[in-house]
Context: one part of a larger RNA
RNA sequence: CUGGGCGUAAAGAGCACGUAGGCGGCUUGGUCAGUCGGAUGUGAAAGCCCCGGGCUUAACCUGGGAAUUGCACUCGAUACUGUCAAGCUAGAGUUUAGUAGAGGAAUGCGGAAUUCCGGGUGUAGCGGUGAAAUGCGUAGAGAUCCGGAGGAACAUCAAUGGCGAAGGCAGCAUUCUGGGCUAAAACUGACGCUGAGGUGCGAAAGCGUGGGGAGCAAACAGGAUUAGAUACCCUGGUAGUCCACGCCGUAAACGAUGAGAACUAGAUGUCGGGAGGGUCUUCGGUGUCGCAGCUAACGCGUUAAGUUCUCCGCCUGGGGAGUACGCCGGCAACGGUAAAACUC
Numbered sequence: 001c002u003g004g005g006c007g008u009a010a011a012g013a014g015c016a017c018g019u020a021g022g023c024g025g026c027u028u029g030g031u032c033a034g035u036c037g038g039a040u041g042u043g044a045a046a047g048c049c050c051c052g053g054g055c056u057u058a059a060c061c062u063g064g065g066a067a068u069u070g071c072a073c074u075c076g077a078u079a080c081u082g083u084c085a086a087g088c089u090a091g092a093g094u095u096u097a098g099u100a101g102a103g104g105a106a107u108g109c110g111g112a113a114u115u116c117c118g119g120g121u122g123u124a125g126c127g128g129u130g131a132a133a134u135g136c137g138u139a140g141a142g143a144u145c146c147g148g149a150g151g152a153a154c155a156u157c158a159a160u161g162g163c164g165a166a167g168g169c170a171g172c173a174u175u176c177u178g179g180g181c182u183a184a185a186a187c188u189g190a191c192g193c194u195g196a197g198g199u200g201c202g203a204a205a206g207c208g209u210g211g212g213g214a215g216c217a218a219a220c221a222g223g224a225u226u227a228g229a230u231a232c233c234c235u236g237g238u239a240g241u242c243c244a245c246g247c248c249g250u251a252a253a254c255g256a257u258g259a260g261a262a263c264u265a266g267a268u269g270u271c272g273g274g275a276g277g278g279u280c281u282u283c284g285g286u287g288u289c290g291c292a293g294c295u296a297a298c299g300c301g302u303u304a305a306g307u308u309c310u311c312c313g314c315c316u317g318g319g320g321a322g323u324a325c326g327c328c329g330g331c332a333a334c335g336g337u338a339a340a341a342c343u344c
Stems, first nucleotide, its partner, number of pairs: 004315003007298002012312001014201004021194003025088007033081002035077004040072003049065006091191001092188004096183004103177007110154001115149007125136002162169002206247006215241002220236004258311006266289008293300002317344003326337004
């Protein structure tokens, strides 16, 4: 490279937008570039292959043919692909009317709880554990009542629920804003799909500057446990967790399942619509079971891992190694790209 693959064996990029490229609906006509057919020229000789000839055979030598699947030119064919022209509406999109939603951003507000502070009542314990101790408390703790401060998170509703491309999103109100779905018409007329590079978004942790700091809590300290205990348990506790701005760019970023399209039994729950009149049908999502089929099996099964088409990404025995070196990015931490020797 070919072939074969990518849910769990190696393998789907974390997600999207999009450049080049690849691929692309229906009808008619032109053209004939691709495509197909014929003719001509060329495709050196030798060799290979076929039929002969010459050395007593053979190797070898030699005659003829075939082959040389190619290229050029020419004459045709016109279904398909391309291209040009004209048209269409089933793909795609726009308009109108509705509609569900923790979709996003900003601002403001709220109650419960924890902690702390002040005050009242009140007295000897509290706390914690398997059991304890460290710790707190007669300088009055814990308990209880009143008042205040501050930060973070939003019980119930709540769901096998909803929204979002993914990450993710949950108190309430307002403002700004993205997408989806449904219905019936009208309009545009292939405007589409995918997408190497590229660009943007991207949990947590971490980093920079400035704030904030209630609770929790890496590090750290102490108490236990233990043979030891740099742990599990307990008492404390700093970064951090929170906000603003800027970086980082990784996760079991998982459905371990790329995107788009077509086709292929059903049953049952649920969310958002429509029509309808009684419980059935239809559109879009989300679950469970299940036929055919597929699968090594597990299982998947109209939300496919079934049957097909288009495009991209990725895999090629284990270890060495997602490492070294180089390069690119980053403030750094580190990330991306990515081997070999050697070894089994």
This is a predicted structure of a 344-nucleotide part of an RNA (small-subunit ribosomal RNA, central domain) from an uncultured prokaryote. Its mean pLDDT, the model's own confidence on a scale to 100, is 88. The RNAcentral record of the full RNA draws on ENA.